Predicted 3D model of a 399-nucleotide RNA (Bacterial RNase P class A) from Protaetiibacter sp. The gene name in the source record is rnpB. The model forms 96% of the base pairs in the Rfam consensus. It matches the Rfam family "Bacterial RNase P class A". Rfam classes the family as a ribozyme. From the family's description: Ribonuclease P (RNase P) is a ubiquitous endoribonuclease, found in archaea, bacteria and eukarya as well as chloroplasts and mitochondria.
[in-house]
RNA sequence: CGGGUCGGCCAGACGGUCGCGUCGCGGGCGCCGCGCUGUUACGGUGCGGAGUCCGUGCCGAGGAACGUCCGGGCUCCGCAGAGCAGGGCGGUGGGUAACACCCACCCGGAGUGAUCCGCGAGAAAGUGCAACAGAGAGCAGACCGCCUCCGUCCUCCGGGACGGCGGUAAGGGUGAAACGGUGGUGUAAGAGACCACCAGGGGCCCGAGUGAUCGGGCUCGCUGGGUAAACCUCGCCCGGAGCAAGGUCAGACAGGUGCCGAUGAGGUUGCUCGCCGAGGCACCGGGUAGACCGCUGGAGGGCUGCGGUGACGCAGUCCCGAGAGAGAUGGCCGUCCGGUCGGGUCGCGUGUGUCGCGACUCGGGCCGACAGAACCCGGCGUAUCGGCCGGCCCGUUCG
Numbered sequence: 001c002g003g004g005u006c007g008g009c010c011a012g013a014c015g016g017u018c019g020c021g022u023c024g025c026g027g028g029c030g031c032c033g034c035g036c037u038g039u040u041a042c043g044g045u046g047c048g049g050a051g052u053c054c055g056u057g058c059c060g061a062g063g064a065a066c067g068u069c070c071g072g073g074c075u076c077c078g079c080a081g082a083g084c085a086g087g088g089c090g091g092u093g094g095g096u097a098a099c100a101c102c103c104a105c106c107c108g109g110a111g112u113g114a115u116c117c118g119c120g121a122g123a124a125a126g127u128g129c130a131a132c133a134g135a136g137a138g139c140a141g142a143c144c145g146c147c148u149c150c151g152u153c154c155u156c157c158g159g160g161a162c163g164g165c166g167g168u169a170a171g172g173g174u175g176a177a178a179c180g181g182u183g184g185u186g187u188a189a190g191a192g193a194c195c196a197c198c199a200g201g202g203g204c205c206c207g208a209g210u211g212a213u214c215g216g217g218c219u220c221g222c223u224g225g226g227u228a229a230a231c232c233u234c235g236c237c238c239g240g241a242g243c244a245a246g247g248u249c250a251g252a253c254a255g256g257u258g259c260c261g262a263u264g265a266g267g268u269u270g271c272u273c274g275c276c277g278a279g280g281c282a283c284c285g286g287g288u289a290g291a292c293c294g295c296u297g298g299a300g301g302g303c304u305g306c307g308g309u310g311a312c313g314c315a316g317u318c319c320c321g322a323g324a325g326a327g328a329u330g331g332c333c334g335u336c337c338g339g340u341c342g343g344g345u346c347g348c349g350u351g352u353g354u355c356g357c358g359a360c361u362c363g364g365g366c367c368g369a370c371a372g373a374a375c376c377c378g379g380c381g382u383a384u385c386g387g388c389c390g391g392c393c394c395g396u397u398c399g
Base pairs, nucleotide, nucleotide: 001395002394003393004392005391006390007389008388009387010386012336013335014334015333016332017331018330020060021059023057024056025055026054027053028052029051031049032048033047034046035045036044037043062370066381067380069379070378071377072376073375074242075241076240077239081273082272083271084270086238087237088236089235090234091105092104093103094102095101106120107118108117109116110115121233122232126231127230128227129226143172144171145168146167147166149164150163151162152161153160154159180198181197182196183195184194185193199223201220202219203218204217205216206215207214208213246293247292248291249290255284256283257282258281259280260279266276267275300319301318302317303316304315305314306313307312337368338367339366340365341364342362343361344360345359346358347357348356349355
């Protein structure tokens, strides 16, 4: 210098002008409630409440607020229990409130490497699936071959051809893959039939490790592929519903008919048992839709120190970053910044040209993404104009 890979941060800036929303403070206006006080009556005053207006002050969308794919906090129901069904996860160990997330490690695979990927348990429990080719694709198989016997023909008497019964799976062929590999013994011909070595698998033992696993030794017999993000088996986990959850206050009303129901209505996925025990469903008809809470101080954030490989934890200290309610944070102007296109100058890669890259410049043009809280939080996925910072790897050149 070029390329690659992993991680972190920001998300246009400033000024002016007009305009929004919550909350705090100050003030005005009328209304309501309570108390005190005066008048024949009209009043005055203090406190509180909601409303409205003016002034002023702090603050006012995100890295994803999107998806609603997970996990929770929180709320309500259920004698909150048991079982079945169903669902989720799937190497080991840790982190966390929890998780399908994160960290570390193991195994397998890709890559020179940094690094990345994995629906990572089980195929000798069972079922299923795999085109074509091939004899045969799961406990299969004999197409071409090889061998023995019988028959027929030929014979140069070595043997050859055809057919039949039997043996064989070492050789050839098909295929992505053919029921271990190499060499030998043996055999009529062969074959783990046997032997040596190797690979794989099983059993036992030793060592390292928390563990998944890794290394080593002995032994066995001879060796029964692939696929479980196919059904399935094994291990672990799981009540349900959801802020349109739920609660407080105020206010209003009108019930009727039919069916089911203690031989059990109904009881927050389905079924069964248990438990509780009187309503339920459908239709016709009437009233209400207001105010407030939930609603933002949190498994919160920053900094420092300590522990840990790390995720993270502990301690101290500082801070309070929207709470709307048809739903606020915007419009205009100027300058700068960033990107892009174009022009000009210079330099490099080039012999020229073309083309490319970089720096500077232009009061030249255009653009500024994805996108918008609605109870909150931890993740994952998706979209996206760009900018900045850093670690590591590979290549090249120079010293």